Model confidence (mean pLDDT): 82 of 100. Predicted 3D model of a 71-nucleotide RNA (transfer RNA) from Coccomyxa subellipsoidea C-169.
[in-house]
RNA sequence: GCGACCGUAGUUUAAGGGUAGAAUAUCCGCUUCCCAAGCGGAUGGUCCGGGUUCGAUUCCCGGCGGUCGCA
Numbered sequence: 001g002c003g004a005c006c007g008u009a010g011u012u013u014a015a016g017g018g019u020a021g022a023a024u025a026u027c028c029g030c031u032u033c034c035c036a037a038g039c040g041g042a043u044g045g046u047c048c049g050g051g052u053u054c055g056a057u058u059c060c061c062g063g064c065g066g067u068c069g070c071a
C1' cells in the first nucleotide's frame, strides 16, 4: 500500500428497517443480629459525518479505531 471482518450500557453480548433487550457491575429497598447470598426496583448504550427511506442500530458512501491476511 491492497483486501476481508468487526465497532451497541463500566464489562460480556442480543436485536439486520418500526424507535434497543439480557447478564454482570453501580445505587435504593426487602430479608438477616451483622456481612455475604437471595428477591424486587432504578440508573446507564447504537464510533463519527453524509446519503436512501415516512422511519436507520440495521441498507449505501466516506472517515476513525481494532483484528486478520497479502505485498
Base pairs, nucleotide, nucleotide: 001070002069003068004067005066006065007064010024011023012022013021018054026042027041028040029039030038047063048062049061050060051059

The RNAcentral record of the sequence draws on ENA and Rfam. Its Rfam family is "tRNA". Rfam links the family to the GO term triplet codon-amino acid adaptor activity. Lineage of the source: Eukaryota > Chlorophyta > core chlorophytes > Coccomyxaceae > Coccomyxa subellipsoidea.